Predicted 3D model of a 547-nucleotide part of an RNA (large-subunit ribosomal RNA, domain I) from Fluviispira multicolorata. Its Rfam family is "Bacterial large subunit ribosomal RNA". Its family is annotated with structural constituent of ribosome and ribosome in the Gene Ontology. Model confidence (mean pLDDT): 83 of 100.
[in-house]
Context: one part of a larger RNA
Formats: sequence, C1' cells, structure tokens
RNA sequence: GGCGUACGGAGGAUGCCUAGGUAUCGAGAAGCGACGAAGGACGUGUCAGGCUGCGAAAAGCAUCGGCGAGCUGCCAAGAAAGCUUUGACCCGGUGAUGUCCGAAUGGGGGAACCCAGUCCGCAAGGAUUAUCCUGUGCUGAAUAAAUAGGUGCAGUGAGGCGAACGAAGGGAAUUGAAACAUCUUAGUACCUUUAGGAAGAGAAAACAAAUAAGUGAUUCUGCAAGUAGCGGCGAGCGAAAGUGGAAGAGGCCAAACCAUGGGAAGUGAUUCCCAUUGGGGUUGUGGGACUACGCAAAGUGAAGGAUAGAGUUAGACGAAAGUUCUGGAAGGGACAGCCAAAGACGGUGAAAGCCCAGUAGUCGAAAACAAAGUCCACGCGAGUAGAAUCCCGAGUAGCACAGGACACAAACAUCUGGUGUGAAUCCGGCAGGACCAUCUGCCAAGCCUAAAUAUUCCUCGAUGACCGAUAGUGAACAAGUACCGUGAGGGAAAGGUGAAAAGAACCCCGGUGAGGGGAGUGAAAUAGAACCUGAAACCGUACGCCU
Repeated sequence: GGCGUACGGAGGAUGCCUAGGUAUCGAGAAGCGACGAAGGACGUGUCAGGCUGCGAAAAGCAUCGGCGAGCUGCCAAGAAAGCUUUGACCCGGUGAUGUCCGAAUGGGGGAACCCAGUCCGCAAGGAUUAUCCUGUGCUGAAUAAAUAGGUGCAGUGAGGCGAACGAAGGGAAUUGAAACAUCUUAGUACCUUUAGGAAGAGAAAACAAAUAAGUGAUUCUGCAAGUAGCGGCGAGCGAAAGUGGAAGAGGCCAAACCAUGGGAAGUGAUUCCCAUUGGGGUUGUGGGACUACGCAAAGUGAAGGAUAGAGUUAGACGAAAGUUCUGGAAGGGACAGCCAAAGACGGUGAAAGCCCAGUAGUCGAAAACAAAGUCCACGCGAGUAGAAUCCCGAGUAGCACAGGACACAAACAUCUGGUGUGAAUCCGGCAGGACCAUCUGCCAAGCCUAAAUAUUCCUCGAUGACCGAUAGUGAACAAGUACCGUGAGGGAAAGGUGAAAAGAACCCCGGUGAGGGGAGUGAAAUAGAACCUGAAACCGUACGCCU
C1' cells in the first nucleotide's frame, strides 16, 4: 500500500410523514373608491426584534346576539400587573375612532414632508378651500342687443385601483410556403379606450323555394363537413342553408294630426317658425293620420313602487362497551355485547361505528343583507267601417372609382365606409349571389330587450389511478424574504427530538469555554436539541491475509 471482516467518523440519499401546493366539480360573489380605495409609511404592548391586529379612543372602544370558564394573539418561554358567572376571553351583526402618504383634492413637493387662506373657539382644537361635468344664481368684454369670460350655490356626478372574461379603435414579426413578394402566421401577440356581472347580438327591407312547398328575433351547441367553395388553385384557408338539442319574450320611438308654451308677419281673421312639452301613433293580409261609431275582458309582462322572508352572516342537540393478554402506551389479539337516517373524515401513547371532535338527522338570530313570491301602479292585449288628402326615418338608398369585412373581389351578390354623384313615399322601396323578366319574401336609413354563452382576483364545500420537500406554487420555514442590480428587473436556500420536555438536577475533566465522562428522564439518548430513518462517495481504528 492492497483486499477482507468488525466498529466508527463524515455525509444526507432512501423510506415513512405533512403543516403547503395543484387540478377539477358544485354553490356563492363578481367589485372597492372623495362617507378617501387598492397599496403603503410611521406608530401602537409592562418588558417588544419580526409577524399578526389595531390607529394618538392605537393586539383595541360602544352596543346587540352566540358560547360558557377561563383569559391577557403568534415566533416564545418567563417575570410583573390585571380581567372574569354583575358572563371575561373567543365567535358573529351594527356602530365609533381611524396619524401621515397614496386618485390625493388648500398651495408646494425629492411619497409618507414643507408652507398657508377663511370660518368657529379664551385656548387646546375643529371645520373648510383641487379640477372637470351637470343644474342654477349673479355679473359681464371687444360690440348696441347678445355671447365669450368671471364668480357664487347645489350634486350619494366623475377621477383611482382590481385576476380573467367582453366590446371598440389601432395592429406586427419570427414562422409556413422546405428560398420569397400575393398568401400564411393573424386580426394572433401587443398598445389604447371603455363597460358589465356578464358583455356583445337580437324581434326580418330574414331565410327558403322554383311553378310553388315551408320556416319565423338573437345566442350557444351536435351533425351537415374538412363538404360547397377560396387558394403564387401552392402552402394552406374553409362556410352556410337545413336538421337534432340548450334557452326562450317581446317591446318603445320619429313622422302625419291635435293641443300647450314661446317667437315672427299682419289692423285683424289667420299664417309661418321653434320646442329635452302633453296627447296621438308604430306596421307589410301594408300600417297610421283623417271622418263616423265604439272604447272592454280573460290573460300576460324583464322594467316603477310597496310588502314578505327561502336563504346568508355566530351557533345548538345529536345513538351505541366492557373484560382480559401482549406492550412504555391498546385503538391490536382473545372473549363477548350494542348503535346505525350516524361504518364521512380527523384526533387520541400502535390499527376505534360505540374515547374525543364530529357525521346522518333535527333545530336556531337581537342585528345586517336578501331570491322566487304577493299587492299596487303602468304597458301590451286593442277595435269596426269609410274613402279624397297627408305621413311612414335623406346627403340616406342607389351608381362610379379605389379599399376593408364576409370561408369567397371574382363577371359577383351581401355588409361597411373614403371621394364624386344622387332618388322614390305605397301606382313606393329592398332582397332572393352579376344582370333582366316573372314569381316569392320582406319594409332599410331610430332605440331597448331576460335566458341559454364566456371568465374566476375572491368566499364556502367536495373530490383526485395529482405532488410529497431537487417534487408540488418562486414561496410547507422571516418568501416575493435574504441577496443581486443605478434602474426596469432578477430572485434563492432552508421541513421532521419525543406519546409527553419528562429538553438532562447533581458530580467530574476543561479556559467560570467548546466539547466530553458519569448520574438522572424516557420504551428507546447510536431519539440529546448539528436531534426520525441514516445509503454512497470520502476519512479512520482494530484484527486477518498478501506484497
């Protein structure tokens, strides 16, 4: 030095565990904010570093309920001082207080700071003072009337924050086409604006059909169908009708006409104009105005008001076993019972239906919120006949040129809109994929509309052939922490004594050490806090063999 055996050191794999994650399902909620949010700074405790809570009334105050014996939050033990059956602590409802910054809003500002005005008050102190918008009063230029402007008052008006989902305005490139330009990626990513609990769409100028039937707003979805089509006819893109389901709901204006109010013209009758005014009226077998007659119900409704209170926010009751054996400990074995609308789950010194907490089931609210429902109001339901006249959404429809959206710009219908041009009012107009005729369907250029659909920052419950500490969230621990960076930003590592601290009194060595040896606790201390198990690399000690 090598090999082997035994015993150690070091190390922290593995096994077991879970306090944390993750995915899905169901239900709720879907907002908070000038009544000052989200997020912070600084304070706040008897001793107080961090976390949590709270705000100079500061781990809290008042009150109303629940609970019922202990309590003064956690790391984190202790000392001190207290509270509590006159009900503390804890849980829930409603209030009070709520420094400073922050939309931040009196002015300023390098966030958490500096400096004011006015009013009230002896003082301490309190209140108020941003901008825009809407309404309204006063005032008021050039410039006569007016207007702009100025200045008050009022507003539970706006502002800022928030995960995804929505709508709208803009809008790439990598990529694919085996290069690349039309094309594709893709109206994606991203930017902006803005809304709601959903949004958007939506009550036919719709489809369909082809000699003549049918459907009946929108949305989502299975099929239709990778079809018809589009396409340097390349790569690729890619419907709809129809049909099966989910859900179902329809309404209101503008105009004609009448009235009211204001203005203008006219001697006046009257005519014309205006209006956030009232009535009327709302559709395609065309409807309405107008004239005459009549004026009503069942039913129905998402809308405005009132009422009620299922439920939510604390909780309560809640069945049924013992003996013995092993063991440190019984929930395990043996014997032998019981409950079950409860044999979900978790805990308890090993594995418990009957030990604990619970579970099935049943019950419960002073206060706050509150769905379906009920009532009232209101709307629809809602007219008939007549026929001359009037009305029926205009720089609109259409057309031309160049675009965009439609799966699709093509000879191309449909939708949209830039420039130009530019109708008609029912004897009217649009569509049925160029266009024309016939036929059929429908009535644009105004508005509203629940449900079925999308999503999950958040709350509650449940589940998993999901993870189990190099996994699962970056984060099971002081985690968006430590640390890095001027900054935007980047971003860790780190879990486990034991059933219970019973966490080792006392003695000895040692530096009044570190560490260790006894003693003691414990089932176990090779479970001793560098603490469950404790692999390997690596380092030793002893012995044996070999060189």